RNA sequence: GCUUGGGUAGCUCAGUUGGUAGAGCGCCCGAUUGAAGCUCGGUAGGUCGGCGGUUCGAGCCCGCCCCCAAGCA
Numbered sequence: 001g002c003u004u005g006g007g008u009a010g011c012u013c014a015g016u017u018g019g020u021a022g023a024g025c026g027c028c029c030g031a032u033u034g035a036a037g038c039u040c041g042g043u044a045g046g047u048c049g050g051c052g053g054u055u056c057g058a059g060c061c062c063g064c065c066c067c068c069a070a071g072c073a
Stems, first nucleotide, its partner, number of pairs: 001072007010025004019056001028042004049065005
């Protein structure tokens, strides 16, 4: 340099045909306990990598750029 895959919550990852962004773990609060752990219930936490474009509407489609991984040279 070329090709392919990926970038979404603190971490690991879903998100179907474009139609109000989710799960598990973790944090925090509560129940339970002498206290803690386990278990159970609940809350908070997101410019969906960046900038544009298409659309009534974009995490999803299109263009350019950045970053990560693998392969080729």